The RNA shown here (c-di-GMP-I-GGC riboswitch aptamer) has 76 nucleotides and comes from Candidatus Aerophobetes bacterium Ae_b3a. The prediction has a mean pLDDT of 85. The sequence was found by an Rfam model in a public genome assembly. NCBI's taxonomy places the organism under Bacteria, Bacteria candidate phyla, Candidatus Aerophobota.
RNA sequence: GCCGAUAGAGGCAAACUGUUCGAAAGAAUAGGACGCAAAGUCACAGGCCUAUCAAAUGGCGGCUGGGCUACCGAAG
Numbered sequence: 001g002c003c004g005a006u007a008g009a010g011g012c013a014a015a016c017u018g019u020u021c022g023a024a025a026g027a028a029u030a031g032g033a034c035g036c037a038a039a040g041u042c043a044c045a046g047g048c049c050u051a052u053c054a055a056a057u058g059g060c061g062g063c064u065g066g067g068c069u070a071c072c073g074a075a076g
Base pairs, nucleotide, nucleotide: 002076003073004072011036012035016031017030018029019028020027021026034062040068041067042066044065045064046063047060048059049058
């Protein structure tokens, strides 16, 4: 360094519910934990969702890649 343990410490928080914003998708926040070793971060490529005949616009990183960054240290 790869890697990721029935390890230790710590972290995030799906569904659902309340409030707010939004046309919607969805977002913020509080509660709540299904899960997560990058479930940290960037809409870069693909994909998906969203007023449409088609677009556009907006969105999704907890869909797959990629960039950048990072705690811990058993086995191999």